[in-house]
This is a predicted structure of a 1496-nucleotide RNA (small-subunit ribosomal RNA) from an uncultured bacterium. Its mean pLDDT, the model's own confidence on a scale to 100, is 85. The sequence is in RNAcentral, with records from ENA.

RNA sequence: AGAGUUUGAUCCUGGCUCAGGACGAACGCUGGCGGCGCGCCUAACACAUGCAAGUCGAACGGAGAUAUCGAGGAGCUUGCUUCUUGAUGUCUUAGUGGCGAACGGGUGAGUAACACGUGAGGAACCUGCCUUUCAGAGGGGGAUAACACUUAGAAAUAGGUGCUAAUACCGCAUAAGACCACGCUGCGGCAUCGCAGAGCGGUCAAAGGAGCAAUCCGCUGAAAGAUGGACUCGCGUCUGAUUAGAUAGUUGGUGAGGUAAUGGCUCACCAAGUCGACGAUCAGUAGCCGGACUGAGAGGUUGAUCGGCCACAUUGGGACUGAGACACGGCCCAGACUCCUACGGGAGGCAGCAGUGGGGAAUAUUGGACAAUGGGCGCAAGCCUGAUCCAGCAAUGCCGCGUGGGUGAAGACGGCCUGCGGGUUGUAAAGCCCUUUGGGCGGGGAGGAACGACGGCGCGCCAACACCGUGCCGUACUGACGUUACCCGCGAAACAAGCACCGGCUAACUCCGUGCCAGCAGCCGCGGUAAUACGGAGGGUGCGAGCGUUAAUCGGAAUUACUGGGCGUAAAGCGUGCGUAGGCGGAUGGGUCAGUCAGCCGUGAAAGCCCCGGGCUCAACCUGGGAACGGCGGUUGAGACGGCCCGUCUCGAGUGGGCUAGAGGAUCGUGGAAUUCCGGGUGUAGCGGUGAAAUGCGUAGAGAUCCGGAGGAACACCGAUGGCGAAGGCAGCGGUCUGGGGCCACACUGACGCUGAGGCACGAAAGCGUGGGGAGCAAACAGGAUUAGAUACCCUGGUAGUCCACGCGGUAAACGAUGAAUACUAGGUGUAGGGGGUAUCAACUCCCCCUGUGCCGGAGCUAACGCAAUAAGUAUUCCGCCUGGGGAGUACGGCCGCAAGGUUGAAACUCAAAGGAAUUGACGGGGGCCCGCACAAGCAGCGGAGCAUGUGGUUUAAUUCGAGGCUACACGAAGAACCUUACCUAGGGUAGACAUGGUGGUAGUAGUGAACCGAAAGGGGAACGACGCUUCGGCGAGCCAUCACAGGUGCUGCAUGGUUGUCGUCAGCUCGUGCCGUGAGGUGUUCGGUUAAGUCCGAAAACGAGCGCAACCCUCGGUGUGCGUUACAAGUGUCGCACACAACUGCCCGUGAGAAACGGGAGGAAGGUGAGGAUGAUGUCAAAUCAGCAUGGCCUUUAUCUCUAGGGCUACACACACGCUACAAUGGACGGUACAGUGCGUUGCGAAGGCGCGAGCCGGAGCCAAUCGAGAAAGCCGUUCGAAGUUCGGAUUGCAGGCUGCAACCCGCCUGCAUGAAGCUGGAGUUGCUAGUAACCGCGCGUCAGCCAUAGUGCGGUGAAUACGUUCCCGGGCCUUGUACACACCGCCCGUCACGUCAUGGGAGCUAGUCACGCCUGAAAUCGGGGAGCUAACCGCAAGGAGGCACACGCUGAAGGCAGGGCUGGUGACUGGGACGAAGUCGUAACAAGGUAACC
Repeated sequence: AGAGUUUGAUCCUGGCUCAGGACGAACGCUGGCGGCGCGCCUAACACAUGCAAGUCGAACGGAGAUAUCGAGGAGCUUGCUUCUUGAUGUCUUAGUGGCGAACGGGUGAGUAACACGUGAGGAACCUGCCUUUCAGAGGGGGAUAACACUUAGAAAUAGGUGCUAAUACCGCAUAAGACCACGCUGCGGCAUCGCAGAGCGGUCAAAGGAGCAAUCCGCUGAAAGAUGGACUCGCGUCUGAUUAGAUAGUUGGUGAGGUAAUGGCUCACCAAGUCGACGAUCAGUAGCCGGACUGAGAGGUUGAUCGGCCACAUUGGGACUGAGACACGGCCCAGACUCCUACGGGAGGCAGCAGUGGGGAAUAUUGGACAAUGGGCGCAAGCCUGAUCCAGCAAUGCCGCGUGGGUGAAGACGGCCUGCGGGUUGUAAAGCCCUUUGGGCGGGGAGGAACGACGGCGCGCCAACACCGUGCCGUACUGACGUUACCCGCGAAACAAGCACCGGCUAACUCCGUGCCAGCAGCCGCGGUAAUACGGAGGGUGCGAGCGUUAAUCGGAAUUACUGGGCGUAAAGCGUGCGUAGGCGGAUGGGUCAGUCAGCCGUGAAAGCCCCGGGCUCAACCUGGGAACGGCGGUUGAGACGGCCCGUCUCGAGUGGGCUAGAGGAUCGUGGAAUUCCGGGUGUAGCGGUGAAAUGCGUAGAGAUCCGGAGGAACACCGAUGGCGAAGGCAGCGGUCUGGGGCCACACUGACGCUGAGGCACGAAAGCGUGGGGAGCAAACAGGAUUAGAUACCCUGGUAGUCCACGCGGUAAACGAUGAAUACUAGGUGUAGGGGGUAUCAACUCCCCCUGUGCCGGAGCUAACGCAAUAAGUAUUCCGCCUGGGGAGUACGGCCGCAAGGUUGAAACUCAAAGGAAUUGACGGGGGCCCGCACAAGCAGCGGAGCAUGUGGUUUAAUUCGAGGCUACACGAAGAACCUUACCUAGGGUAGACAUGGUGGUAGUAGUGAACCGAAAGGGGAACGACGCUUCGGCGAGCCAUCACAGGUGCUGCAUGGUUGUCGUCAGCUCGUGCCGUGAGGUGUUCGGUUAAGUCCGAAAACGAGCGCAACCCUCGGUGUGCGUUACAAGUGUCGCACACAACUGCCCGUGAGAAACGGGAGGAAGGUGAGGAUGAUGUCAAAUCAGCAUGGCCUUUAUCUCUAGGGCUACACACACGCUACAAUGGACGGUACAGUGCGUUGCGAAGGCGCGAGCCGGAGCCAAUCGAGAAAGCCGUUCGAAGUUCGGAUUGCAGGCUGCAACCCGCCUGCAUGAAGCUGGAGUUGCUAGUAACCGCGCGUCAGCCAUAGUGCGGUGAAUACGUUCCCGGGCCUUGUACACACCGCCCGUCACGUCAUGGGAGCUAGUCACGCCUGAAAUCGGGGAGCUAACCGCAAGGAGGCACACGCUGAAGGCAGGGCUGGUGACUGGGACGAAGUCGUAACAAGGUAACC
C1' cells in the first nucleotide's frame, strides 16, 4: 500500500466482498509448564444456608464467673476442702449512654437531566471526627431502662405496678463571644448590599472519666483552617419534523411561609407572560467521564476490569434520627411474592462474599487469613472487617519456556505418484555421540516485618531523672500465601503437538472416489465421467499450546468527503420568478477590540498513552521522573484582516432626460381565404375511401359546378439559423390601457448590493365545476376492413373536449436534461437592435463600441462524448439536490384538492449488480457503392405417372451402424445371394482366430488324419509319422500346460491426432516500427478513381512486410525444331512424343488527372486472367468421422471376444429426395448407309469360322497391346404409321431358356414368346446452364465371380437461345448508421394468467403495553389549626398555669377504582400489490425505421 467482482474487451461511476487490528467473548478440534491480568454482557429473575458492622467496663447501674486477702459457718484425715459474706483485681456481658452504622462493598434499572465533563460564581450556604486560637465548666432537680413482681399472646412482641445510675434528661447562675431587634459611625462594593466599630435591650453554655499524684482523655461557647457536602451559571453532551406548536405555578411581581441556603421551592393576591425552525413539546434509545479499540490524521465505535461523579437497593410513597440519609444488611404505609402460624396474627428482601434454581451460546470456590494495606471503635492492649491480601477453577487474554541437540545415505522399510527410468516422504527414521529446561524425587532456602510491646540512652514538655510525644540502640515476639520464589543433587531422550488451509483474491498439487448426485462457498463461483474448488489419501503451506469458525467493532471506504466527493449524459439544479429570516458583501480616512494573533498566570486528579531510567534471569507486569493532556478561564498587549461606530467617495445598484426595436400582456373592434351546413340554379350516375376493399353518401338527384346565406374556429404568403417574455408561452389588421429591455449623453442619490430556508405569485396540455358556444378536428363509442386473433395500426361515422367567461387544479422529456450573481481568460464568422468614425450632396462601402442571439474553434476542463466569453475554463458568494439496483415515488401518517389526484415520503424483503461513455463485432422488415446463373432474358427440367435407388416412418428375432437445412437423403457403399457383416436365432470354443515375453514340459511329440456324431464349426481319434545348428553339454523352431496378456465395428468426434465438408476461389486476414487515444482500440486496410481481385494509380501519419489474389505447374489451341513405330494414301502431309517460341495493353486513336486504367482498332492461331484444371488465407459451424486408420480415458474377459450354419441389412399402409423411361410425328417401326474419342485387357480381352430366333455356346487365331480385341448412336437415304392410350409407352405377370457361382427360394443379370398398367407435358413451388456451354446422342472405365449401374466418373458426336438491366428474391464484399444483441436476431425481452415460498399494506375486529388528563376513594406521613382526655422536671403556699402528649379533623397524598382519549406492538376471515423460484399458458409491447419512431 491494495485486491476480486458489471463487459467480447475498455475507461468511468457505483455497490458488494476480501486481506489488517481488536475482544469481559462463545462454539469445534486439540492441549505440557510458569508469570501477570481477567471472568453473568442474558432475568434490576427468584433465592436455601453461612458469613459481610461493630466497638467502648477509662460514661452508667447491674448480673455472672474467677483470683488474692479478711471475717463467719459447715465437714472433719487440725490443715485441707467447701459454703456465705466484705474488700481488691481480672474476664464475660443483656441494658442505659457515646461514637460508628450516610464509609467501605454491589449494580446500571431509571435518567437526554446542571445527571455528567469542563470552566466559573456566592455580597445566598452547612460541615461530626481533625488542626490552630480565645474563653469557660458554678450550683441544683426530676425521671427512666436494666432489675423485681405481674398480665396478654402459639409466636413476634406488648402492657401494668414498683426500685435505681450516668458523659442520658431539665431549670437557675455566669456571657468574653454568638444570635435577634433598634437606631448610629466609618470604610467598601456589583443592584439587592458587605465589612468593621461603639451603644442599649433580649436570648443562649457545659460532664465527667482514668490515675496516688502530676497529668491525660473527654465537655461547653466562639473565631479561623482543613476536609466533605448543598446551590447557581457559560459551554459541550444520541436519533426522529411521517413529533410544530408547548405551557395555568405556567412567566414575572408584591407579601408571607419554608430551607443550612438562593429561588414558584410552597401559598395568597396582581399582571399576562414564558419557551420554540439556532428545533420547544413529544416519542425512541442511553448511566456520564478519565479512558479503551481502530485510524497517517481528522474521525468512527465503545464506556468490562482500574479511577472520578451520578442513580438505585423487591415495586411505589413517606418521613424520623443525625454533622451528614429521606438511609442496601434502619423505621412506617401500600402492592406483588415467599415463609411461619395454635388462623387470632406475624416474619422477610444477596444489584455485599461464596453458593442454589432459572434464563442463556456463555462466565468460577458455600476456600484461607487479618501476616500486609486501609477502615470503625477504644487511652491502650485489642476487637471487628467476604474492604483487602492470598489460594482454588477456566488456554479467557497477554508474555515467557519446553516437547530435545549434533552426526547419520544402503538415500532402508512402508506410504504416495510415475513417462516404469525413477521421483517424493527424506537426515526424516533407525544407528552412534551428547544435553537435562519444565514435570518427578530428595535436600537447602530469601524477601514481603515494620509498626507495636519491653529495656536502655537522648531531646521536647515540665518543678521533675514521672507521664506523654519523639529519635536512636538493644531484646523477645508476629506470615494466610507456603511443600513460596530461588539454589543444589539424583535420574532418563526419558512424560509433553496440534489446528486450519492448498481454484483466483492468497503462501501451498497430485492420485483415487463421486458424476448438477453427495456436497463446498467470504466474493467471483465449483460439481452434468478425466474436479489442483466435493469426500479420502500422499505431499505441501501457514500458525503453533494453540488453531479455526461465528457474533459485534474500527480500518481499507475519498462509500456522508472538515481534512477529503459530487449534480449536461452515470444518483443528483426546485417548472419560473418576487421576496422574509439568515449567509455573504465596493473604495477611502479615523476610532474601538467581544472575533483573530502573541506573551504570561490558573486549571486540565491519579492511573493510562509517549520518552528517559529502575525492579522481577528476559518479557508481559510493576515502579521513579519527564513530556503531553489538542480544552476552558484570567491577564497584559498587537490592530493587518473581519466585526461595530463616525466621516468621505463613485466604479456596484438606482433615479431623471433623449432616442429606439419587438408575435411582451390585457381588452374592444374589424378583415379576407378555406372547411362545413342551409336555400336556389345547371346537371347525371356515381361519389368517397384504400395496399386492395368495404362500411358510408347517392335516382327522394349525390359528387361536380354557379349564385346567395348562416356559423364557428384558425390566421397562408411575409417567416427567418429572426424578435419579445422570468418561465409556461406569444403571430391577420386597427384602437385604448400597460410591463420590461437596449443605446446615447449629462445630472442626481451615495453601497441603497447578491443570494434566498419558510412564504407569496405565475405556471403547457389533459382534467374538474357553473353558464355559454360548437364550423373543423376528435378520446370514448359504433360500423367496415386487416388478422390465427385485432378490444390496435387503415377506413366511414362520431360524443365529451378543443373555443369564450368566471373559478379549481399545479403537473410535463416544465430540457440547454446545464440554479442565481460577479469578475477574469486566444481567435474567426453570421444575424437582430442602438451608437460612433471614414467617405459622400445623399444613400451604399469599410472600420470600431455596447446589448442580444447562432455556428466553428485554441488553451483549459471532462470517464469519454463533448463544453469552450451564452463554459461544462479560472475564482468568489448564496440556495437546491445526490449517496448501489429493485421494492417505490409505493405504503402508512400529515397537508392541499369538489374529484381525479398532488406534495412530503419509508421499511421488510431481494439481487451482485444496476448504470454512463466509448471500442470491436454481429444484426436491422437502416442507408450508399459493388459483385455472383442471385434476379431478369432464355433453353432444358424437377414437382403429376411407372420403375430404380436413398431416407424417414412403421414392422421385425434382426430389419447392424453412421450421415440430418443450405453443408444428410444414387451420402460412407468404386458393386449386401454365402463371404462381406458389424445385426438376429441356434450350436460350439476358450490364454483364445491373431502378437510378444517368462516358467515348466515335449518320441509315438509336432504334423497328416480314416471310421463315427453333426447343418457346419466342432468333437472324435484308427493309422502314418518327423525338423535346423552343434564344440555333442546343448541351443533353436514347432507343440502342450501355466502366468503376464490377447481380443472388442463396445462408449465418449463434447478428451484427441489425422482427414474432410461449408462460408468460398469470396477478397479478404494480419504483423513490425511509427503516429493517435487514459484505454479497449484506431491508423496502415479509410478516401478519389480503377480492377475479376486489399488489382493498380493518386491522395493521406504513416512506412514497410507476411498469409491470401495474380503469376510460376498440368491439359487444350498456333508455330518452329528434333525424333519417331506398332499409325498413314509413304512424306514441306496426318498423327504421336519431347523441347522451345508465342500475348506483354507491346503498337495506334480516344477518354481519363500528363496516373492507374477503360473503350475502339491493327496485326495475330490466340487479346486484354485465351479456355479448362490443380491450387482453398486468418478463421466460423464443440460441423462430420473413435465404423478407414491412429489414440487418452472408461467398460467387457467361459464374453460386449472368437468360430459356424441359417436368417436379416432386399420387409411395406405410407411420406420425402437424387434419378431413369415416357406420355409421341423435330416421333415410332423396318431396311440401307456414314463419321469418334477416352480408356481397358494374361486366373484377362478374346478374332475368324460354326450352332442357336436370341441370350449364349463351341472355338481358339492374335494380343502383356498406337501392333491383337469391341456394331458407336443421334445423323443421312428410303418405306410405313396419321393423332389413336395408338405400330406411343413400356410397368406388371405367365411360360420357356441362357450365364456366373459351392449355392440364384428368401434375393442376381440376360434372352425369347406372350401379357400391355399408369401416363396425353404435370398445382403451389422449385433446379441447372452464358459457348463448343445448355440440350440431345451414344462409347469407355473403376468396383466386380456375377450383379440389382437408370448410379459414379471419364470420352467424344450433333450443337443452340438469351443477358434491356440491377428495382426486387438469395448469398457475398467495402463504407456508413442505429442497437438494451456479444451463446451475437434461431439474439434480447415485457405483461396478464397458473403453481410454490417469503416478507409486507388494508381489514369487521380481538388483544397487550405505555402515556397524560378528568372524577371517585384515600394508607403511612410531614404540615396546619383544634386538643374536652392524659401529664415528672419550670412558675405557684394552694387552686392552677406554662409546656408536652394521646386523639380526632383539614390540605397534600402512593396504590386502587370509574370514564373517555393519545401512542406503540401482536393477532385477524378476507383482500391488495411486491419479491423470488432450469425447462408451464397466452400473446409480442420495447431494443434495428423493432416492422404504427420511442418516450414524458